RNA sequence: GAAUUUCUUCGGGGCGAGGUGCAAUUCCUCACCGGCGGUGAGCGGAAGGCUUUGCCUUCCCGAGCCCGCGACCGCUCUUUGGAGCGCUGAUCCGAUGCGAUUUCGGAGCCGACGGUAACAGUCCGGAUGAGAGAAGAAACGU
Numbered sequence: 001g002a003a004u005u006u007c008u009u010c011g012g013g014g015c016g017a018g019g020u021g022c023a024a025u026u027c028c029u030c031a032c033c034g035g036c037g038g039u040g041a042g043c044g045g046a047a048g049g050c051u052u053u054g055c056c057u058u059c060c061c062g063a064g065c066c067c068g069c070g071a072c073c074g075c076u077c078u079u080u081g082g083a084g085c086g087c088u089g090a091u092c093c094g095a096u097g098c099g100a101u102u103u104c105g106g107a108g109c110c111g112a113c114g115g116u117a118a119c120a121g122u123c124c125g126g127a128u129g130a131g132a133g134a135a136g137a138a139a140c141g142u
Base pairs, nucleotide, nucleotide: 001140004139005138006137007136008135009134010133016030017029018028019027032121033111034110035069036068037067038066042061044060045059046058047057048056049055050054064109065108073086074085075084076083077082091107092106093105094104095103113125114124115123
């Protein structure tokens, strides 16, 4: 520490109240949750510096619905370790501003497969799995 290789560790949250019913954490009303990387005029936090009522530098934080990725699922191949291809949900309005689908205000919307006494983002299961990736160590390089 820009690239490369190896190893280690980490790496997903949520049904509470009421109603109906023989039966529902699955339906209805209210409630609850939001993986990884990028972008992000910053509205924020920390440290340091300076010519100090500010400015600058570095770091942190900052989008479920913008871009990309992962999981699930399908197909093909396979040395059965895996590899390739496909599929892959959902946002508008107003405000500020040069600039925001990211900020602020408001109103919405989305969520694999199998199971179930009744239809599941939240229960059980594949899964003590896999994984986008994150951090660290060593090799190596300078």